Two RNAs folded together computationally: RNase P RNA and transfer RNA, 449 nucleotides in total. Its mean pLDDT, the model's own confidence on a scale to 100, is 76. It holds a member of the Rfam family "Bacterial RNase P class A". It is annotated as a ribozyme. About the family: Ribonuclease P (RNase P) is a ubiquitous endoribonuclease, found in archaea, bacteria and eukarya as well as chloroplasts and mitochondria.
[in-house]
RNA sequence: GGAGGGGGUCGGGCGGUCGCUCGCGCUCCGUAUGCUGGAGGCAGCGGGAGGAAAGUCCGGACUCCACAGGGCAGAGGUGGCCGUUAACGGCGGCCCCGAGCAAUCGGGGGAAAGUGCCACAGAAAGGAGACGGCCGUUCGGCAAGGCCGAGCGGAGUCGGUGAAACGGUGAGCUCUCUCACCUGCAGGCCUGGUGACGGGCUUGUACGGCAAACCCCACCUGGAGCAAGACCAAACGGAGGGUUGCGUGGCCCGCGCUCCCUCGGGUGUGUCGCUUGAGUCGGUAGGUAACGGCCGACCGAGAGGAAUGACCGCAGACCUCCCUUAGUGGGGGAGGUAACAGAAUCCGGCUUAUAGACCCCCUCCAGUU
RNA sequence: GCGAGAGUGGCGGAACUGGCAGACGCGCUGGACUUAGGAUCCAGUGGGCAACCGUGGGGGUUCGAGUCCCCCCUCUCGCA
Repeated sequence: GGAGGGGGUCGGGCGGUCGCUCGCGCUCCGUAUGCUGGAGGCAGCGGGAGGAAAGUCCGGACUCCACAGGGCAGAGGUGGCCGUUAACGGCGGCCCCGAGCAAUCGGGGGAAAGUGCCACAGAAAGGAGACGGCCGUUCGGCAAGGCCGAGCGGAGUCGGUGAAACGGUGAGCUCUCUCACCUGCAGGCCUGGUGACGGGCUUGUACGGCAAACCCCACCUGGAGCAAGACCAAACGGAGGGUUGCGUGGCCCGCGCUCCCUCGGGUGUGUCGCUUGAGUCGGUAGGUAACGGCCGACCGAGAGGAAUGACCGCAGACCUCCCUUAGUGGGGGAGGUAACAGAAUCCGGCUUAUAGACCCCCUCCAGUU
Repeated sequence: GCGAGAGUGGCGGAACUGGCAGACGCGCUGGACUUAGGAUCCAGUGGGCAACCGUGGGGGUUCGAGUCCCCCCUCUCGCA
């Protein structure tokens, strides 16, 4: 210098003007125990989106409902091992397999418990011996040194299709095989490791694939979700009471309407839930790490048809063009660009989107010293 | 905000336990019949010359995916 791999940080800075929203403070009005209200904004002070706030894919906190305790079944989920955590399908380290020269990346229980499937092609697609060919032999036929058909026997050879065909290579013998090595699987013994698993020796064997098919094994899981739920409570409606009034009626009771009081449920509305929390930052020391302990400091949105915006200036970043210079660098000028996206109960993760800028570590190749 | 379901020719809608995708109906195109039109009957109808590619898009499992698994996109419905 070229090619590549892994990880992290930021994702606009400073200042001004005008707004929006919340809290505090201030002032004014109203009322005198209330759905504890309303207004003001001059002049005040402070806070105000993200790394993903997103998808809602997992896991929790919290709330209500259900539930004596235990087991089995059913349904759903997870899946190498050991850790970590409030929990997880996350994360860390390790193991095995695969890809890559490598850095590194991808995958992960069981197919020897059972069931099922493997289209087309092919002799055969599963627990293997049938079938055809081949070899030997017997019989029969015929247009007869041969061909055809049938039966019996043999075998170590052949079937070229398919995604997949009972392991591969070599040597020997040539009748029912033998030997050696490699590979896979299974058993036994020794050994390292907490474990997944690894190493060595030995014996046997040669018997596909699919579980993101049913299933088996191990472990986990009650259901719903802040529109959860709780409190206050107008209007209308309901129940009870009344010496309100009206109608019906000759009068009373009764009935109907209306008025007043009380009660419970409860809608709109209001309030709580609501933001101080598995919090953030710094230090220390434990652990390879994920992570956890201790100490100190800090408070960083809380709206509710839903605020967080607009403009200007300055200094930067990147791109294009021009001037300067022989050219590069440097300097100056003009124009342009700046993403993905926006809280809605709150956390821990995963996934997806993301212009651009910066940093760290590693591998391979080539060159120079 | 929370929670369910769906996506296949131009349209509606089949495709069972993974095995040649588009059955069936409507529509459209051409032809026949008719003076003409309708109705009826016949044939065709995803793209591409072909190899092949096509089930919303992208990956994965598998010999093989509309179907099974994961991630996105769009649409519909329910809950105060």